[in-house]
Context: one part of a larger RNA
Molecule: small-subunit ribosomal RNA, central domain
Organism: uncultured bacterium
RNA sequence: UUGGGCGUAAAGGGUACGUAGGCGGUUUUUUAGGUCGAGCGUGAAAGCCCGGGGCUUAACCCCGGGAAGCGUACGAAACCGGAGAACUUGAGUGAUGGAGAGGAACGUGGAACUCCUGGUGUAGCGGUGAAAUGCGUAGAGAUCAGGAGGAAUACCGGUGGCGAAGGCGACGUUCUGGACAUCAACUGACGCUGAGGUACGAAAGCGUGGGGAGCAAACAGGAUUAGAUACCCUGGUAGUCCACGCCGUAAACGAUGAGUGCUAGAUGUCGGGGGUCAAACCUCGGUAUCGCCGUUAACACAAUAAGCACUCCGCCUGGGGAGUACGCACGCAAGUGUGAAACUC
Numbered sequence: 001u002u003g004g005g006c007g008u009a010a011a012g013g014g015u016a017c018g019u020a021g022g023c024g025g026u027u028u029u030u031u032a033g034g035u036c037g038a039g040c041g042u043g044a045a046a047g048c049c050c051g052g053g054g055c056u057u058a059a060c061c062c063c064g065g066g067a068a069g070c071g072u073a074c075g076a077a078a079c080c081g082g083a084g085a086a087c088u089u090g091a092g093u094g095a096u097g098g099a100g101a102g103g104a105a106c107g108u109g110g111a112a113c114u115c116c117u118g119g120u121g122u123a124g125c126g127g128u129g130a131a132a133u134g135c136g137u138a139g140a141g142a143u144c145a146g147g148a149g150g151a152a153u154a155c156c157g158g159u160g161g162c163g164a165a166g167g168c169g170a171c172g173u174u175c176u177g178g179a180c181a182u183c184a185a186c187u188g189a190c191g192c193u194g195a196g197g198u199a200c201g202a203a204a205g206c207g208u209g210g211g212g213a214g215c216a217a218a219c220a221g222g223a224u225u226a227g228a229u230a231c232c233c234u235g236g237u238a239g240u241c242c243a244c245g246c247c248g249u250a251a252a253c254g255a256u257g258a259g260u261g262c263u264a265g266a267u268g269u270c271g272g273g274g275g276u277c278a279a280a281c282c283u284c285g286g287u288a289u290c291g292c293c294g295u296u297a298a299c300a301c302a303a304u305a306a307g308c309a310c311u312c313c314g315c316c317u318g319g320g321g322a323g324u325a326c327g328c329a330c331g332c333a334a335g336u337g338u339g340a341a342a343c344u345c
Stems, first nucleotide, its partner, number of pairs: 003317004007299002012313001014200004021193003025087007033080002035076003039072004048066007090190001091187003094183004102176007109153001113149008124135002161168002205246006214240002219235004257312006265290010294301002318345003327338004
């Protein structure tokens, strides 16, 4: 190990693919493993259950009956399972079409910024609540011209789009994944979930080699303050960027697992189709707000359910100790995964 639960009280795995397993559409034939019926055998005694009886009652004791279970052979065939045949609505393929920051590589822009060179030009610039550190007469700041470099892509831009999630935003080319709509030609249950497993997985961090404009942990200085290991200011190194390899965690959130079916409406919006001169309107797939039935402890949810049901997985079981110790596995390390107890309230 039951039961009851998992949006916010403890509890949905970060996400997907998929192995075993579990579950599985419609019709028909068959089988008889499950299932069901009746028979026989067994089921020692005691105990258990039912009926009755004896000690004044009860416990206790006595009598009668019964039970599941197992075996055997017979029968039933609706349901579950097995075998055969068929079907098309689930699933997939095909044809046509439009949408999209989906992914990868290469290339090309413009704005801004910093630096360098030159011209003009002179005493300040910068910064703050106020200042100072800092920069500047070795000519700064301002302004004009030229050059170099790295990173990010204003406007469009939107409770807009795409992606399984993480996430994705200039433009062009190449390669490439998925979804959607319409048609209904093809396959004919090929499906759903998914313990283990595998892959992906923000930021930070790590390894090797590049790169380094801006920003900026650490650090230094200036202020503030009683102090100021901070908030503010001037600087500034890792890092942030690229390639390859690790790490594998997040309030990885919709704090809501995946799939299927059913259950009033209204409004906005994105992508299709039908319809119309154009609309209205109808419809499929997303996205968002409101709202009935119902649900909920309430808040709220409400066809994108937290409603009504079914299938499969994960997880919870008082607070602290503790996501700790120990062991094991993984990792270069940082650490991650798994994960207690004593004690205490």